[in-house]
This is a predicted structure of a 135-nucleotide RNA (FMN riboswitch aptamer (RFN element)) from Jeotgalibacillus salarius. Rfam family: FMN riboswitch aptamer (RFN element). Its family is annotated with FMN binding in the Gene Ontology. The sequence was found by an Rfam model in a public genome assembly. NCBI's taxonomy places the organism under Bacteria, Bacillota, Bacilli, Caryophanales, Jeotgalibacillus. Its mean pLDDT, the model's own confidence on a scale to 100, is 76.
RNA sequence: CGUACCUUUCGGGGCAGGGUGGAAUUCCCUACCGGCGGUGAUGAGAGAAUGCUCUUAGUCCGUGACCCGGUGUUACCGGUGGAUUUGGUGAAACUCCAAAGCCGACAGUUAAAGUCUGGAUGGGAGAAAGGAAAU
Numbered sequence: 001c002g003u004a005c006c007u008u009u010c011g012g013g014g015c016a017g018g019g020u021g022g023a024a025u026u027c028c029c030u031a032c033c034g035g036c037g038g039u040g041a042u043g044a045g046a047g048a049a050u051g052c053u054c055u056u057a058g059u060c061c062g063u064g065a066c067c068c069g070g071u072g073u074u075a076c077c078g079g080u081g082g083a084u085u086u087g088g089u090g091a092a093a094c095u096c097c098a099a100a101g102c103c104g105a106c107a108g109u110u111a112a113a114g115u116c117u118g119g120a121u122g123g124g125a126g127a128a129a130g131g132a133a134a135u
Base pairs, nucleotide, nucleotide: 005131006130007129008128009127010126017029018028019027031115032114033104034103035063036062037061038060043056044055045054046053047052058102059101067079068078069077070076071075084100085099086098087097088096106118107117108116
C1' cells in the first nucleotide's frame, strides 16, 4: 500500500378522492410507488479550481428477494424471472430535454391486489466503518 479473509452496523416505497355492490385499499374512474451494482455521452445539478471529482435509468447491461429442479440439504449449483417508444439537441443518447406509453413474485381475503395481511423481528444484491496474513 490494501486484495484474500474477519468483525460490526446499515440495507424497499406506494390507492388520497370517487363509482358499483350484501361484500372490493382486490373490479371501474382516478391516485401513488420504483431494491442493489454498472454505464452517465461536451447534457443538468453540486463541489473543487482548470479540466478534476461527486450525483443523476423501474423499462439499457448485470443482479437480489419470490418460485422450480438437483446435490454433498442451516449450504451450494442450475433454471425460471416484468416492462419503451416517438420527437428534439448532438459527431455520438433506449441514460439528457419534451411527450405519450408500459411493467411489477408467492400465499391469503365476504370480490380478482405492484400499493392490504402473511411467510418476514426472515433472507438479501450490496453499502459504510474498523481490523488484517502473505507479498